A computed fold for a 101-nucleotide RNA from an Armatimonadota bacterium, annotated as Bacterial small signal recognition particle RNA.
[in-house]
RNA sequence: GGCCGGGUCUCGCGCAACGUUCCGGCAGCGAACCCCGUCAGGGCCGGAAGGCAGCAGCGGUAAGUUGUCAGGGGCGUGUGCCGCGAGGAAGCCUGGCAGGA
Numbered sequence: 001g002g003c004c005g006g007g008u009c010u011c012g013c014g015c016a017a018c019g020u021u022c023c024g025g026c027a028g029c030g031a032a033c034c035c036c037g038u039c040a041g042g043g044c045c046g047g048a049a050g051g052c053a054g055c056a057g058c059g060g061u062a063a064g065u066u067g068u069c070a071g072g073g074g075c076g077u078g079u080g081c082c083g084c085g086a087g088g089a090a091g092c093c094u095g096g097c098a099g100g101a
Stems, first nucleotide, its partner, number of pairs: 002097007009087006015080002017077007024069006035060004043052003
């Protein structure tokens, strides 16, 4: 100096990580009234017995909300340089082969 291969590079796909969002499970909070139940007091009906509606309170729950779950789905990223495929002018790194000085 030559030839070949690989990496660095680009694109695509996949996987993981991170961020975000939606859904689900569990737990908590959560309705003056327009949710449910129970309804003190008081009110109404009744001659009475009793009945009726029902505020507060209490209990439960809805919408919602908080937390949590190597739960599920979607999106994104120069996070990984992890895997696969395709492509590539020059340069850099690296390995091999034969030859020359």
The source organism's lineage runs through Bacteria, Bacillati and Armatimonadota.
Model confidence (mean pLDDT): 77 of 100.
Rfam family: Bacterial small signal recognition particle RNA. The family's RNA type in Rfam is non-coding RNA gene.
The model forms 97% of the base pairs in the Rfam consensus.